[in-house]
RNA sequence: CGGGACGUAGCGUAGCCUGGUAGCGCGCGUGGUUCGGGUCCACGAGGUCGUGAGUUCAAUUCUCACCGUCCCGACCA
Numbered sequence: 001c002g003g004g005a006c007g008u009a010g011c012g013u014a015g016c017c018u019g020g021u022a023g024c025g026c027g028c029g030u031g032g033u034u035c036g037g038g039u040c041c042a043c044g045a046g047g048u049c050g051u052g053a054g055u056u057c058a059a060u061u062c063u064c065a066c067c068g069u070c071c072c073g074a075c076c077a
Base pairs, nucleotide, nucleotide: 001073002072003071004070005069006068007067010026011025012024013023020057028044029043030042031041032040050066051065052064053063054062
């Protein structure tokens, strides 16, 4: 430099194709259970959906650019 994949809650991830209130597991908080812890049960908090722009009544989703991570290739050595 060329090609490709990925970026969503503290961590791991689904949803995107085919636009319409953002989910799951773990973790965290509160209460219950227990002498206490763990387990289990109930409830709850936590998200600029990488950044910016465009299209649209409406964008996590479609389009473009950029940033970051990873993989392959080329170049150099």